[in-house]
Molecule: small-subunit ribosomal RNA
Organism: uncultured prokaryote
RNA sequence: GAGAGUUUGAUCCUGGCUCAGAACGAACACUGGCGGCGUGGAUUAGGCAUGCAAGUCGAACGAGAACGUUCUCUUCGGAGAACUAGUAGUGGCGAACGGGUGAGUAACGGGUGGAAAACCUGCCCUUCAAUGGGGGAUAACAGUUCUAACGAGCUGCUAAUACCGCAUACGACCUUCAGGCCUCCUGGUCUGAAGAUGAAAGGUGGCGACCUCUUCGGAGAGCUGCCGUUGAAGGAUGGUUCCGCCUCCCAUUAGCUUGUUGGUGGGGUAAUGGCCUACCAAGGCGACGAUGGGUAGCCGGCCUGAGAGGGUGUCCGGCCACACUGGGACUGAGAUACGGCCCAGACUCCUACGGGAGGCAGCAGUCGAGAAGCUUCGGCAAUGGGCGAAAGCCUGACCGAGCGAUGCCGCGUGAGCGAAGAAGGUUCUAUGAAUUGUAAAGCUCUGUCAGAUUGGGAAGAAAACCUUGCGGUUAAUACCCGUAAGGCUUGACGGUACCAUCAGAGGAAGCACCGGCUAACUCCGUGCCAGCAGCCGCGGUAAUACGGAGGGUGCAAGCGUUGUUCGGAUUCACUGGGUAUAAAGGGUGCGCAGGCGGCCUGAUAAGUCAGGGGUGAAAUAUGACGGCUCAACCGUCAAACUGCCCCCGAAACUGCGAGGCUUGAGUCCGUGAGAGGUAGGUGGAAUUCCUGGUGUAACGGUGAAAUGUGCAGAUAUCAGGAAGAACACCCGUGGCGAAGGCGACCUACUGGCGCGGAACUGACGCUGAGGCACGAAAGCUAGGGUAUCGAACGGGAUUAGAUACCCCGGUAGUCCUAGCCGUAAACGAUGUCUACUAGGGUGUCGGGGGUUCUACCCCCUCGGUGCCGCCGCUAACGCAUUAAGUAGACCACCUGGGGAGUACGAUCGCAAGGUUGAAACUCAAAGGAAUUGACGGGGGCCCGCACAAGCGGUGGAGCAUGUGGUUUAAUUCGAUGCAACGCGAAGAACCUUACCUGGACUUGACACUGGAAUCCCAUUUAAUUUUGGGAGUGCCCUUCGGGGAACUGGGUGACAGGUGCUGCAUGGCUGUCGUCAGCUCGUGUCGUGAGAUGUUGGGUUAAGUCCCGCAACGAGCGCAACCCUUACCUUUAGUUGCCAGCGGAUAAUGCCGGGGACUCUAGAGGAACUGCCGGUGUCAAGCCGGAGGAAGGUGGGGAUGACGUCAAGUCCUCAUGGCCCUUAUAGGCAGGGCUACACACGUGCUACAAUGGCCGGUACAGAGGGCAGCGAAGGGGUGACCUGGAGCGAACCUCAAAAGCCGGUCUCAGUUCGGAUUGGAGUCUGCAACUCGACUCCAUGAAGUCGGAAUCGCUAGUAAUCGCGGAUCAGCAUGCCGCGGUGAAUACGUUCCCGGGCCUUGUACACACCGCCCGUCACACCAUGGGAGUUGGUUUGACCCGACGUCGUCAGGCGAACCCGCGAGGGGCGCAGGCGCCGAAGGUCGGCGUCGCGAUUGGGGUGAAGUCGUAACAAGGUAGCCGUAG
Repeated sequence: GAGAGUUUGAUCCUGGCUCAGAACGAACACUGGCGGCGUGGAUUAGGCAUGCAAGUCGAACGAGAACGUUCUCUUCGGAGAACUAGUAGUGGCGAACGGGUGAGUAACGGGUGGAAAACCUGCCCUUCAAUGGGGGAUAACAGUUCUAACGAGCUGCUAAUACCGCAUACGACCUUCAGGCCUCCUGGUCUGAAGAUGAAAGGUGGCGACCUCUUCGGAGAGCUGCCGUUGAAGGAUGGUUCCGCCUCCCAUUAGCUUGUUGGUGGGGUAAUGGCCUACCAAGGCGACGAUGGGUAGCCGGCCUGAGAGGGUGUCCGGCCACACUGGGACUGAGAUACGGCCCAGACUCCUACGGGAGGCAGCAGUCGAGAAGCUUCGGCAAUGGGCGAAAGCCUGACCGAGCGAUGCCGCGUGAGCGAAGAAGGUUCUAUGAAUUGUAAAGCUCUGUCAGAUUGGGAAGAAAACCUUGCGGUUAAUACCCGUAAGGCUUGACGGUACCAUCAGAGGAAGCACCGGCUAACUCCGUGCCAGCAGCCGCGGUAAUACGGAGGGUGCAAGCGUUGUUCGGAUUCACUGGGUAUAAAGGGUGCGCAGGCGGCCUGAUAAGUCAGGGGUGAAAUAUGACGGCUCAACCGUCAAACUGCCCCCGAAACUGCGAGGCUUGAGUCCGUGAGAGGUAGGUGGAAUUCCUGGUGUAACGGUGAAAUGUGCAGAUAUCAGGAAGAACACCCGUGGCGAAGGCGACCUACUGGCGCGGAACUGACGCUGAGGCACGAAAGCUAGGGUAUCGAACGGGAUUAGAUACCCCGGUAGUCCUAGCCGUAAACGAUGUCUACUAGGGUGUCGGGGGUUCUACCCCCUCGGUGCCGCCGCUAACGCAUUAAGUAGACCACCUGGGGAGUACGAUCGCAAGGUUGAAACUCAAAGGAAUUGACGGGGGCCCGCACAAGCGGUGGAGCAUGUGGUUUAAUUCGAUGCAACGCGAAGAACCUUACCUGGACUUGACACUGGAAUCCCAUUUAAUUUUGGGAGUGCCCUUCGGGGAACUGGGUGACAGGUGCUGCAUGGCUGUCGUCAGCUCGUGUCGUGAGAUGUUGGGUUAAGUCCCGCAACGAGCGCAACCCUUACCUUUAGUUGCCAGCGGAUAAUGCCGGGGACUCUAGAGGAACUGCCGGUGUCAAGCCGGAGGAAGGUGGGGAUGACGUCAAGUCCUCAUGGCCCUUAUAGGCAGGGCUACACACGUGCUACAAUGGCCGGUACAGAGGGCAGCGAAGGGGUGACCUGGAGCGAACCUCAAAAGCCGGUCUCAGUUCGGAUUGGAGUCUGCAACUCGACUCCAUGAAGUCGGAAUCGCUAGUAAUCGCGGAUCAGCAUGCCGCGGUGAAUACGUUCCCGGGCCUUGUACACACCGCCCGUCACACCAUGGGAGUUGGUUUGACCCGACGUCGUCAGGCGAACCCGCGAGGGGCGCAGGCGCCGAAGGUCGGCGUCGCGAUUGGGGUGAAGUCGUAACAAGGUAGCCGUAG
């Protein structure tokens, strides 16, 4: 020391992405009251107008003089002298500091610690000594000449602390000699002697005794103070050089180097040194990363972090580097010099075109580029610097102010009371509430900040200067210095901070967010649009995710966004990770370097540990205390600065060196096993081919075939021969080998290993980057060989296609020799070595020992090789003495997926290709193990009219009906695989009706109020409607007041109304899997967890039905049962039903009396439970058979539908949220449509006939319906039907049977089958049958002769067949729902099809196989490789040219100082100039590497529905995968 979101249906793990934090020289959006303290060109080291940023000294010097002051003179006009300013010059000091910037630099540049015995140091301090005497010039100035300008030349004059000799000079320096001391190699230091060399400058005060001169003012000399000058020594300060260690990335940069490495001589420097030069030698650096490339100023620090680390180097401080670019030197103590010089270059400016001038990376400011950074301010008051004796001058250093919310800190925008919980807003469950909200208003206060007519008012200031006192100096009381007191004066900020006064709540709040992470929720708008988004993801009509609003949350003069860094990230893991399967063990061994290393002894002290010393600048950070009212900020002190160096110690461990040991390792002796390797030889079986014989028509091959072989004789069979390759059985989770790999037998050579012994060596060991060797198959080169098999290829099939799978052939190859290649899923997906951890179990191979009568067995042991299993480990799976356990040593490798093992480069290879090995871009995952499901052209078990076995259909015909499609003004709407399609619809002529056309209505079919409700006639219209007239007081209840229903008039605004939309907002209801046997829970247990167990297993069942077993024990919803019906019996009851017996009556009939026996009706009971017997089964559950029984193993049928699935169906039954319409999408009317018709499909009816049709006769049901009804008898009609009206609200009356049976006829035909269609005539219902009803009669008489592929139902009173009834309904059924009559066939069985259940297995599926998913092609976009070439900059080789300048040399030309000389002149020295070396820029020809562009080309990535196929995931339909070739 905090974590969270995101891979999944869910889980655990791995792993990436993302977020919450802090920070910033920031920028941008919105907003903005005050103050303090910080901070502010990060980009173009791009260009710069203007001003300022370095001067000062008159006490170094010459010149100079306006105004003024003083003095003198004066002709009173003025004149002279002195002082004083400014200016330029000579001279001195400074200008090398201070200030800026970070281009370059990967370096002794920086940091840190050392070294200089190899060095320098102006000004400053201390000490010693000196300051003598001369000389010649020159600027300024004056005159003059040239020039556009900048400037320059000539002539003449002059001074110095300018310049030059000379003298003197110790201790300085040089040479030589002698000696002492010391050290670190060269050496250092001290003492002495001799010789040689080297200095200087004066200025300014004071004094007045002595001396000299005097123009009598004074001057000189002298004494003295101060400031300078010179030599020397020391110090301090500042610098220079050298060394150890540390200091970014790339090895796809591996070799680099000729002044290079060293030596000697010389030169050069302050000084060491190849720093330079000549010669000599051939070295030097590098895997501990040279060289090259890229990037970069370094540090104290700063940010972050628990820390270790990581990032960074702005402000402040230290160092370095640079100053337009490149080069060069001069001056100087110091520079190779930001505001100096010279040259070259680029750029800008001036020009009279000849030539000149310039350098803001100083402070301000300007332009440019940029997302982006300030005033052309004040002052030297303070601090500091330069000059000066000082006053002082200068100072864009600095101090201050200004600008910017750029950061940090502080303050304010008010406080208290105040409920009518105001108005308004918003929302809701809306007559009312909630919220905004004590918020406002109102009342009472306060006065910070800002403001103001006002007043007061700091600190920052101490010095310097003047006077006086004292002390020092001095000859001195003077001067000067020091000190004390007094005096005088100095503030840019600024009348600022601060204090007081005045007034008044008055002037002062925004920004972001509100789906989760993450604090904060509602309404409206929008409708995958517009948009949001950090990640996950929101938006397709109810969005807490978009936009607005109300409300809320967070921060607050700010708040968000963007960018960057660290953190979280233990996600490069030192602290602190991994590698069987997630990314990751090298294919294997040998082995150099390196790393690591057994036991004992003594030694050492490099590592290590301890004590002490030095350093680790200041600032920062931390602590304490203090100063600004607080804080930020600032100050003082402390601690710390984890580091480096030095000194003295310790000696356990590591190291180093010495001596020994035997246990690690090895040698030896004996013995043993083995497909270990290489070479040579030998063998048999098989295959193919050849020859011959026998023999005849096929063989071969497949799912089935064909190609192929065969009558020229195959296949088959026999005999013989040839060839090549491989070695059956033995053969075994057996053996050997490092791995790859090795399999007949014999021989030779040869490697390794085990066991036993204990003689020898004495740590000789382990690992192993590079390196070397070996290394399956395929492939390559050359030469052989070639029987089989067999890429490619040919043919035949299969298929939509089939460049495949299958078949027939067949080349390379497969084999051998020699040589390459160097890869594999080279796998135990597990590196090598050592030790330890159940002396647990059980096999097996090789050896040894024991026991035994040496058969076998058994026991012990060493080495190998398997299985199981504990601890432990693991995400789990699993591993488990052959570790994936516990530890150690060394090596290799990994860091999200894709792009990609690709590109480029390098290297190896004959090639194929191998090794090494990226990036752009893109995604939010990719992945491992396990879980639950689902699925499988996986497995096992089991069921179902699922198949099979049967019977009858559909599909063909005609018609009916529904649907699709088409048509239409409309053909209303819905239902669409099973599970839509004779479905909603149990019945569309009007109505229904929702649709269309036309013409009309607008508070309406509701509520309130009033009433005269209603009917008739006329008018208008297609009708609703309009208008007029007449009749009329009704109905129900009543307590007689009235109330109610229906109808109607009126008025207003809320509203009514909607079969309009959304079944994907819903309730309810329903379908389906499926009447399938399943679905779950509690507790316990197991598992990190999802989950598992129970519910699995062995039996059994129709059944999760029951039994047994079992870490489970129980329970619930389902199953079953309970319910209804049916089958049998009993009992009760006996009308309208029944009639056996008794009686009566009739033509006849339960017709009547009566009866309850029977049938029946409908109540109550009984009955069936594997209860009994036998067998079987686990002594079970149960099963099989039997008896009895009306019925036998759920007797038949029904009702009953678990958890759930299908966003299944229905907003048009109903209900309902939201949306939409409101003189219309509502309501009403007429007509039309839903009935259309080239077609297609579903469901049915009728048929195709003789098991039949027709005619006649004749028999038997059940369940129902009936008053606006059923309707009898009778009558009429061919008939539908009409008439009639008995009976019946029904066990009473009525509707009311057919097939069957008997008899006849038809005789196999488009018929006496079939009845469609059409014509005519009718019946019935109904306002009304045209569109568009049903039925009847006459006539007509279509298709159809049993139905292709395919497909449906049914297992018994079932199928088939026959009729009957009902609902709906005025009328309309071939449909639907029911009823009975007649009444079969078949089931071996579970291989197959379909559906389902349980267990198991695989899975890349989970929207769950109608899943997932791969590649080409086409299109769009993006980044990238190759690419003829081409642009640019960097770097490098050779050569050419060669500025300035240093150095060297020559010096004939020129020149004041010194020397010689009387002089002329000469010497010396210096300079111009010439030559030479070096050498910037430039040029020419090349090279390496690199950025960009590039016609075109290659692959890659991404994209909502494109095309083609189906490769993978299941046995993925040919198991998959790896390497290689085609």